Description: The RNA shown here (Guanidine-I riboswitch aptamer) has 119 nucleotides and comes from Desulfoscipio geothermicus. The source organism's lineage runs through Bacteria, Bacillota, Eubacteriales, Desulfallaceae and Desulfoscipio. Rfam family: Guanidine-I riboswitch aptamer. Rfam describes the family as follows. This family represents a conserved RNA structure found upstream of the ykkC and yxkD genes in Bacillus subtilis and related genes in other bacteria. The function of this family is unclear although it has been suggested that it may function to switch on efflux pumps and detoxification systems in response to harmful environmental molecules.

Parts: sequence; C1' cells; structure tokens
RNA sequence: AGAAAGUGUACCUAGGGUUCCACACCGUUAAUGGCGGUGGUUUGGUCCAAGCGGUACAGGCCAGUCACGGGAGUUACUCUGCGUGCGGCUACACCGGUCGGGAUAAAAGCCCAGGCGGG
Repeated sequence: AGAAAGUGUACCUAGGGUUCCACACCGUUAAUGGCGGUGGUUUGGUCCAAGCGGUACAGGCCAGUCACGGGAGUUACUCUGCGUGCGGCUACACCGGUCGGGAUAAAAGCCCAGGCGGG
C1' cells in the first nucleotide's frame, strides 16, 4: 500500500408505512347501528424493521488435562484436547454523505449493501 472475512435464527426497540382493525370525515339508511367511499397531513392494534441498537439461543475460534468419557503406555499410576462439559474470545465500525434497483398492501435505519463516495 492492497485484499478478504467480519455468521445465523428468534423476540424486541429506534424507525417505517397503510392490506386488515380502530379512528376521523363524506354518502346512504329510521338509526349513534349496518353498508359503501375517502383519509397515514390519524395517537394506535395487526404488519415490516436495523452492519455501525438490545436480549437470548445456535454456530465459529482458542486454550487449560479442572470434571466425566475415550485412546495409549503399562499394572496403578503416567501420558494424550480425541469427545462432552466447564472457561475465554467472537473486536472495530466516523459522515446526520449517496445514484439506482427489489419485495410486500405499502414504506423504511428492510434487501442488493460493512455496497458506492468521502474522511
């Protein structure tokens, strides 16, 4: 100086929209009900949801013979990470930068994407 990896799932949060529900308005109706329409510039429930948010589980990596098991030497002890458990690690991630595309009803900090650009 350059390159790669930087895992997955579930639940949740910031955030996101509008199928359905609710809510508001309009029409209709005897009717505050029913039916139809419009509205997310409606707090919400359902729903989607973070690489740089949270929790858990799984996965991965490392290492100690501490426990149990296996194996070897050997005859009561020694050795061996071979397996499981236990233990440790799984780091970092600035900008309120950004064209375009994709899914779903729709949008998004979702996915393409730790991309691209800048520092």